[in-house]
Context: one part of a larger RNA
Molecule: small-subunit ribosomal RNA, central domain
Organism: metagenome
RNA sequence: UUGCAGUUAAAAAGCUCGUAGUCGGAUCUUGGGAUCGGACGUGCUGUCGGCCAAUGGUCGGACGGUUUGUUUGAUUCUUUUUUCUAGGAGGGCGUCACCAUUAAUUUGGGGGCGAUUCCGCUUAGAUCGUUUACUUUGAAAAAAUUAGAGUGUUCAAAGCAGGCCAUCGCUUGAAUACAUUAGCAUGGAAUAAUGGAAUAGGACUGCGGUUCUAUUUUGUUGGUUUCUAGGACCGAAGUAAUGAUUAAUAGGGAUAGUUGGGGCCGUUUGUAUUCCGUUGUCAGAGGUGAAAUUCUUGGAUUUACGGAAGACAAACUUCUGCGAAAGCAUUCGGCAAGGAUGUUUUCAUUGAUCAAGAACGAAAGUUAGGGGAUCGAAGACGAUCAGAUACCGUCGUAGUCUUAACCAUAAACUAUGCCGACUAGGGAUCAGUGGACGUUGUUUUACGACUCCAUUGGCACCUUGUGAGAAAUCAAAGUUUUUGGGUUCCGGGGGAAGUAUGGUCGCAAGGCUGAAACUU
Numbered sequence: 001u002u003g004c005a006g007u008u009a010a011a012a013a014g015c016u017c018g019u020a021g022u023c024g025g026a027u028c029u030u031g032g033g034a035u036c037g038g039a040c041g042u043g044c045u046g047u048c049g050g051c052c053a054a055u056g057g058u059c060g061g062a063c064g065g066u067u068u069g070u071u072u073g074a075u076u077c078u079u080u081u082u083u084c085u086a087g088g089a090g091g092g093c094g095u096c097a098c099c100a101u102u103a104a105u106u107u108g109g110g111g112g113c114g115a116u117u118c119c120g121c122u123u124a125g126a127u128c129g130u131u132u133a134c135u136u137u138g139a140a141a142a143a144a145u146u147a148g149a150g151u152g153u154u155c156a157a158a159g160c161a162g163g164c165c166a167u168c169g170c171u172u173g174a175a176u177a178c179a180u181u182a183g184c185a186u187g188g189a190a191u192a193a194u195g196g197a198a199u200a201g202g203a204c205u206g207c208g209g210u211u212c213u214a215u216u217u218u219g220u221u222g223g224u225u226u227c228u229a230g231g232a233c234c235g236a237a238g239u240a241a242u243g244a245u246u247a248a249u250a251g252g253g254a255u256a257g258u259u260g261g262g263g264c265c266g267u268u269u270g271u272a273u274u275c276c277g278u279u280g281u282c283a284g285a286g287g288u289g290a291a292a293u294u295c296u297u298g299g300a301u302u303u304a305c306g307g308a309a310g311a312c313a314a315a316c317u318u319c320u321g322c323g324a325a326a327g328c329a330u331u332c333g334g335c336a337a338g339g340a341u342g343u344u345u346u347c348a349u350u351g352a353u354c355a356a357g358a359a360c361g362a363a364a365g366u367u368a369g370g371g372g373a374u375c376g377a378a379g380a381c382g383a384u385c386a387g388a389u390a391c392c393g394u395c396g397u398a399g400u401c402u403u404a405a406c407c408a409u410a411a412a413c414u415a416u417g418c419c420g421a422c423u424a425g426g427g428a429u430c431a432g433u434g435g436a437c438g439u440u441g442u443u444u445u446a447c448g449a450c451u452c453c454a455u456u457g458g459c460a461c462c463u464u465g466u467g468a469g470a471a472a473u474c475a476a477a478g479u480u481u482u483u484g485g486g487u488u489c490c491g492g493g494g495g496a497a498g499u500a501u502g503g504u505c506g507c508a509a510g511g512c513u514g515a516a517a518c519u520u
Base pairs, nucleotide, nucleotide: 004491006489007472008471012488014360016358017357021353022352023351026245031078032077033076034075035074036073037072038071039070040069041068043066044065045064046063047062048061049059050058051057052056083126084125085124086123087122088121090119091118093114094113095112096111098109099108100107131193132192133191134188135187137185138184146177147176150160151159162171163170164169203239204238205237207235208234209233210232212230213229214228250350251347252346253345255342256341258339259338263335264334265333266332269313270312273309274308275307276306277305278304280302284295285294321328322327365406366405367404368403369402370401375399379395380394381393382392417487418486419485421479422478424463425462426461429458430457431456432455433454434453435452436451438450439449440448441447467474468473493520494519495518502513503512504511505510
């Protein structure tokens, strides 16, 4: 690993990006024929045997022959396996006669000789050939052990002995299997990688140059040059079906009209709250279960008008939208970004998931400014109470808001990783697209808004259960003992404990990593 789990029992990183790693769409030789076998049938027929109404019929098995099918194996042919050297046996070719034949060296037959050219076959040796994984077979792989053959250790565990004639002596064993990775040799060529010709610096064929080397042969020796042979380089030709697979209900890009409470910056509006100023009236007002603390003729509460400040964005607001998540709701403008849809657009594997690493990350908290209306940890007081350091009430600091920086955690929850495929019915809804007689706006078109149908992609829902599950329930939590689509993270009884210690990050608070003893 085969072969566990991860919604709720232990458990999916808060979210996205991302390197190494792992995994990765389809496509290039298939098909047909011939010959010889094997197996299994089918029809006809022969031999042998049984039975019967007996020139024959029928049944049964065995052994044959033949026909026709199915399946399987071997060899071989269909454009299919490079080139060369040395043999071997052939075919072809030339030539010489002979025999038969012809009008004719016309055709056929067997035979001798020859050369080197052509053809394929075979043997041996070289030479090349994209490279591996995989698989077959073989060699090799210490014994003991293991499995296992033989053998009456008296049986057995063992041992490698032993057996026979009993007189010399003769004679058999001490097998065999397994032995996985790596390495060597070998057959196969499916599967999985990999390579080749795109600025042709490509292949093949000869040709012409430049240059290097020098074995033979020119009677000998020496020199030079040529021919010739073999490297290397260059040039201009010719040959060819000359050379680019497709365009994934994979992916990226471009483009069109859209769409959204997505983001940032500026701008603008709204009421409420508190406070202030002015104003009217007046004795209470607040608050509560009931009260009190509190405010109040220096006019509280309340009414009206005006102003300021900081926060917030009601109703509309939804089983609706957008965003990676956290999250996002006044108007207008600007800036860049995104999704889905449409497309007879383009590239052509560019992809999926991801240790390390990185960005973002509610609230609270920290630092330095600003701002401080409301609410409000701490604190004070009033109540309640056996007590109340609480719940209720009145105040109220930090904070709540914002800028610049940190922090990096939440029941960051759908307590459900991401990508891909399949499996079931329905009606709504959001965004786009296509269509349709229809209704309406405007006044006929263009175009909106409704109605209907189809179709992609969303947020969800209803019914059912092929299926799953311990169940609750779930169209995923299904396609799982009929167990393997790819990939990442993580769990292994409860506590001690997310503690101690170490490391690292942080100003700190703390975060990340993270035990054990002991206990049960």